[in-house]
RNA sequence: AGCCCGUUCUUCUAGCGGUUCAGGAUGCUGGCCCUUCAAGCCGGAGACACGGGUUCAAGUCCCGUACGGGCUA
Repeated sequence: AGCCCGUUCUUCUAGCGGUUCAGGAUGCUGGCCCUUCAAGCCGGAGACACGGGUUCAAGUCCCGUACGGGCUA
C1' cells in the first nucleotide's frame, strides 16, 4: 500500500428492510421479603462507532472515515 472481517447498554450478546418500547443475561439502582446480609421476587436507568447515500421505511443494504483483527506484497 492492497484485500477481507468486525464495531449494538458496564460487560457478553440477539436482532437476515416493516412498526410496537432494539430483546436477553450480567453489573448498577428502587422496592418487597428477611432480625441482618445473601439468595429470591417485582420495577427503573442504560446501546446501534462517525458522516453521507439508497428506500415510503435502515441496527439491517451501499460508499467513505476512525478503531480493532487477519492475509498478501